[in-house]
Context: one part of a larger RNA
């Protein structure tokens, strides 16, 4: 020096990306227990008190009396706690061997397909699964408990519907022409007409793929613009939320917390570039989840010291 373990004056997170690691908490009984809440929970919330041994009584729980120590869950064993916020409802699942998560799944919700020899899947096929099921069933897709909700656009793309019309392949083969032949004919060619789906066309459909504007003016201070004008569009973003897991400018501005805060919390709205099942916004409970703060506690640190072991190292 490396590894494992122990103790530490005063201070107590000043360490650090971050309390990482360590310390602290810890058992049983009793007392007591907030916001919030889906009334189950939160909760072991938090915070306190008791705890040994001997004697008596008692079935016991226990009650009374006595005794000792610094210390009675005397060793071992044995929750740290609280506040606030993001995300995901939850228990689960996952990158065997750098990621356990906010990712996947989920119950619930919605759309769509499927009438049974079902749709769909595997298979050249037979056949099998679906299912010894039958629309309260089965397949696909999206969303993701619950509460409150889910606005406008069908022009494009997709899907669905449409006894008309247009276009149109093979096929059909009117007519004309060529070759040959005396001719009947044979043969080559021309291609009128009639020809399906598809496409065009006409409608529907957004919890289908998706989309959801610009400029100018205007109020008796100023500022702002409820209001007006104009251009464009299929329609111009509704509710709710908003410097956000989204904000470039940006450490926006104000407030809170700190002596001091690019983080955090609460607001504002100028949303570079939120927004409603590619769901919006809330939410009790839950989480080896992310951010921030506090109490307790500590060698994380100020600042290191010593002790016990193992190794390395030096010498023999």
């Nucleotide at each position: 020096c490396u590894c494992g373990g122990g103790u530490g004056a005063a201070g107590g997170a000043a360490c650090u990306a971050g309390g990482c690691a360590a310390a602290a908490u810890a058992g049983u009984a009793c007392c007591g227990u907030a916001a919030c809440u889906u009334c189950g929970g939160g909760a072991g919330a938090a915070g306190g008190u008791a705890c040994g041994c001997c004697c008596a009584c008692g079935c016991a729980a226990g009650u009374g009396g006595g005794c000792c120590g610094c210390a009675g869950u005397g060793a071992c064993c044995a929750g740290g706690c609280c506040g606030u916020u993001g995300c995901g409802a939850c228990u689960g699942u996952u990158u065997a061997u750098c990621a356990a998560a906010a990712a996947c799944a989920c119950a619930g919700c919605a759309c769509u397909c499927u009438g049974c020899a079902a749709a769909c899947u595997c298979g050249a096929a037979a056949g099998a699964g679906g299912a010894c099921g039958u629309a309260u069933a089965g397949g696909g897709u999206g969303u993701g408990a619950c509460a409150c909700c889910u606005g406008c656009c069908c022009g494009g793309u997709g899907c669905c519907g449409g006894a008309a019309g247009g276009u149109u392949a093979a096929g059909u083969g009117a007519u004309g022409g060529g070759g040959u032949g005396c001719a009947a004919g044979c043969u080559c060619u021309u291609g009128a007409u009639c020809g399906a789906a598809g496409c065009c066309c006409c409608g529907g459909u957004a919890a289908a793929c998706g989309g959801c504007g610009g400029c100018c003016g205007u109020a008796a201070c100023u500022a702002u613009a409820a209001c007006g004008g104009u251009c464009c569009u299929a329609a111009g973003g509704u509710a709710g939320c908003g410097a956000a897991a989204u904000u470039c400018c940006u450490u926006g501005u104000c407030g809170g917390g700190u002596a001091a805060g690019u983080u955090c919390c609460g607001a504002c709205c100028u949303g570079c570039a939120c927004g409603a099942a590619u769901g919006g916004c809330g939410u009790a409970a839950c989480g080896a989840u992310g951010g921030c703060g506090g109490c307790a506690c500590u060698g994380u640190c100020u600042c290191c010291a010593c002790c016990c072991g193992a190794g390395a190292c030096u010498c023999a």

Model confidence (mean pLDDT): 89 of 100. Predicted 3D model of a 316-nucleotide part of an RNA (large-subunit ribosomal RNA, domain IV) from a Lysobacterales bacterium. RNAcentral holds the full RNA, with entries from ENA. Taxonomically the source falls in Lysobacterales (Bacteria, Pseudomonadati, Pseudomonadota, Gammaproteobacteria). It matches the Rfam family "Bacterial large subunit ribosomal RNA".